The RNA shown here (transfer RNA) has 73 nucleotides and comes from Akkermansia sp. NCBI's taxonomy places the organism under Bacteria, Pseudomonadati, Verrucomicrobiia, Akkermansiaceae, Akkermansia. Rfam family: tRNA. Gene Ontology term of the family: triplet codon-amino acid adaptor activity. The coordinates come from a structure-prediction model, not an experiment, and the mean pLDDT is 81.

[in-house]
RNA sequence: GCGCAGAUAGCUCAGUCGGUAGAGCAGUAGACUUUUAAUCUAUUGGUCCCGGGUUCGAGUCCCGGUCUGCGUA
Numbered sequence: 001g002c003g004c005a006g007a008u009a010g011c012u013c014a015g016u017c018g019g020u021a022g023a024g025c026a027g028u029a030g031a032c033u034u035u036u037a038a039u040c041u042a043u044u045g046g047u048c049c050c051g052g053g054u055u056c057g058a059g060u061c062c063c064g065g066u067c068u069g070c071g072u073a
Stems, first nucleotide, its partner, number of pairs: 001072007010025004019056001027043005049065005
């Protein structure tokens, strides 16, 4: 250089055929307990890597770019 995969909550990751962005962990509040931990219940948290395009509508499709990993010479 070329090819492939990936980038979504603080972390690890889902998200089907384009139709209101989710889970676990973590955080916060409450219950329980003498207290802590554990357990249970509720709940907060998102510029879906960046910039364009298509579309009534884009995390998803198209184009360009950045970063990470792998392969190849």